[in-house]
RNA sequence: UCCGGUCUCCGGGCGAUCGCCGGUCGCACGCCAUGUGCGGCGGGAGGAAAGUCCGGGCUCCCUAGGGCAAGGUGGUGGGUAACGCCCACCGCUCCGACCGCGAGGUCGGCGUAGGGAAAGUGCCACAGAAACCAAACCGCCGGCUGGCGCUCCGCUUCGGUGGAGCGCAACGGCAAGGAUGAAACGGUGCGGUAAGAGCGCACCGGGGCUUCGGGCGACCGAAGCUGCCGCGGCAAACCCCACCUGGAGGAAGACCGAAGGGGGGACGCGUGGCCCGCGCGUGUCCCUCCAGAAUGGUCGUUCGAGCGACGCCGCAAGGCGUCGCCUAGAGAAAUGGUCGCCACCGUCUUCGGACGGGAUCAGAACUCGGCUUACGGAGACCGGACACU
Numbered sequence: 001u002c003c004g005g006u007c008u009c010c011g012g013g014c015g016a017u018c019g020c021c022g023g024u025c026g027c028a029c030g031c032c033a034u035g036u037g038c039g040g041c042g043g044g045a046g047g048a049a050a051g052u053c054c055g056g057g058c059u060c061c062c063u064a065g066g067g068c069a070a071g072g073u074g075g076u077g078g079g080u081a082a083c084g085c086c087c088a089c090c091g092c093u094c095c096g097a098c099c100g101c102g103a104g105g106u107c108g109g110c111g112u113a114g115g116g117a118a119a120g121u122g123c124c125a126c127a128g129a130a131a132c133c134a135a136a137c138c139g140c141c142g143g144c145u146g147g148c149g150c151u152c153c154g155c156u157u158c159g160g161u162g163g164a165g166c167g168c169a170a171c172g173g174c175a176a177g178g179a180u181g182a183a184a185c186g187g188u189g190c191g192g193u194a195a196g197a198g199c200g201c202a203c204c205g206g207g208g209c210u211u212c213g214g215g216c217g218a219c220c221g222a223a224g225c226u227g228c229c230g231c232g233g234c235a236a237a238c239c240c241c242a243c244c245u246g247g248a249g250g251a252a253g254a255c256c257g258a259a260g261g262g263g264g265g266a267c268g269c270g271u272g273g274c275c276c277g278c279g280c281g282u283g284u285c286c287c288u289c290c291a292g293a294a295u296g297g298u299c300g301u302u303c304g305a306g307c308g309a310c311g312c313c314g315c316a317a318g319g320c321g322u323c324g325c326c327u328a329g330a331g332a333a334a335u336g337g338u339c340g341c342c343a344c345c346g347u348c349u350u351c352g353g354a355c356g357g358g359a360u361c362a363g364a365a366c367u368c369g370g371c372u373u374a375c376g377g378a379g380a381c382c383g384g385a386c387a388c389u
C1' cells in the first nucleotide's frame, strides 16, 4: 500500500419556496352525502423498508383421548411474548507463546450444525498386502526331520554311500522398520528375544471400576485399583433416543350495505252477474328471506413486547422504576424539485478564501423480535499478501 474478518457508529443539519399524499382547525357553498372549494397549522421511508428463512401478537377454520407417519431441534445455565435468536459458561478442533531430551504439559486467542458409533444397516474414493478384523508386499528371524544344490573328509565292488559345513527353498514365527493413505490396531525409552511384540518395567496419553472433593449444571480436580489400549472414522448417511410442532393468513376477518333474485301481503288486470276461488302482472307500496352482493362504505390500520433521557440490579444478553415524547399510513399506492446558510469530502490558494461534489444498495402496504443477503463511509482491533528499511 492492497485484500479480508470481528465489533461500534453514521447513511447530512437548519431555513425559504413550489408541488404531491394523508390529517386537523376555521370559513364559504350546499342536491345536507360529514360532500366540494379556499386558507392556517403540524406530519410524510430504511439500515437494510429486501429475501420471506425462523419465532410471536392478532384473525378465522378445525380440534375428546391415545398411537403411527411427517417435519424440526439437539452440551449446560440464563434472557425473552417466543425462537432454530441472543448472552455467559463447559467440552473439543486449530493457532501462538512458554516448559520438557521426548511422548506431552501449562497459559492465551480464534472457531464450533457439540445427544448416541459397546442396537442394527451402510459408506470409507485413489493408493495400498490389508479400510474393520482380520491380514502380510518388501523386510526381520528360525529352518530341527525330510527336499535340492555346492564344498571338504572317510569307506568303496567306482555305481555309490556315511559324516561335517554352507546356500536355496517348502514350511513356520514376527509386526519393530520400509512403502500406501485423510485414517493402518496407543506413544517415548529401557529391558527382553532367534527375531519381535504391553511380553515385562519406567514415564506420557486415553479408557474402565471404586471412593472423596468442588460446581445449580454441562463438567472439573484428587486418591486407589486395573496393561484394559486405536472397542478405527463418518449420524450436515439411514437409523436410535429425548423434546417440540393443527391449518390458513390482513385479499385474515367483523359490521353495514345500493342494485338484484325468491316468497308473502296490499293494489291492479283477466275469468265471472257478484263474492270466494283460480290465473297473470310487477308500474307503485309494505313485510320477509338469499348471496364471497358494487369499480361499495366503515373498522381491522397504526399508542406499540413503542421511542428517548436518567437511576438501580445483572459479568452479559437483559430486567425494573421515574420523567418526557407521539413518530407516514390511504386507494395499486404520496414521500419530489429549486435556492440560501452551516457541516463534511476533494482541488487550488496571496491562508482571507475560491471552485466542484453529494452517491451506492435499495421504495413502507396489519404489526413486532431475530437471522441472512446487498451497498457507501468512519473508528478500533486482528489476520494475510507485496514492497522498502
Base pairs, nucleotide, nucleotide: 001385002384003383004382005381006380007379008378009377010376011375012342013341014340015339016338017337018336020044021043023041024040025039026038027037028036029035046361050372051371053370054369055368056367057366058249059248060247061246070245071244072243073242074241075089076088077087078086079085090114091112092111094109095108096107097106098105099104115240116239120238121237122234123233124232137178138177139174140173141172142171147168148167149166150165151164152163153162154161155160186204187203188202189201190200191199205229206228207226208225209224210223211222212221213220214219253299254298255297256296260290261289262288263287264286265285266284267281268280269279270278271277306325307324308323309322310321311320312319313318344357345356346355347354348353
Predicted 3D model of a 389-nucleotide RNA (Bacterial RNase P class A) from a Planctomycetota bacterium. It is recorded under the gene name rnpB. It matches the Rfam family "Bacterial RNase P class A". Gene Ontology terms of the family: ribonuclease P activity, dimeric ribonuclease P complex and tRNA processing. From the family's description: Ribonuclease P (RNase P) is a ubiquitous endoribonuclease, found in archaea, bacteria and eukarya as well as chloroplasts and mitochondria. Rfam classes the family as a ribozyme.